[in-house]
């Protein structure tokens, strides 16, 4: 230099054909317990890496850019 992949909650990851952004763990609160743990219930937590475009509508499609990983030279 070229090619491909990944980027979504604090962490690990889903998200189908473009149509209200989710799960598990963690956190907080409550119930239970003599107390803790465990269990159960609830709550909170997101500029979907950044920017732009297409569309009535974009995590998803297109362009560009950044970070990381792999391969080729």
């Nucleotide at each position: 230099g070229c090619u491909g992949g990944u980027g979504u909650a604090g962490c690990u990851c889903a998200g189908u054909u473009g149509g209200u952004a989710g799960a598990g763990c963690a956190a907080u609160u409550g119930a239970u317990u003599u107390g803790u743990a465990a269990u159960c219930a609830a709550u909170a937590g997101g500029u979907c890496g950044g920017g732009g475009g297409u569309u009535c509508a974009a995590g998803u499609c297109c362009c560009u850019u950044c970070a990381c990983c792999a391969g080729c030279u």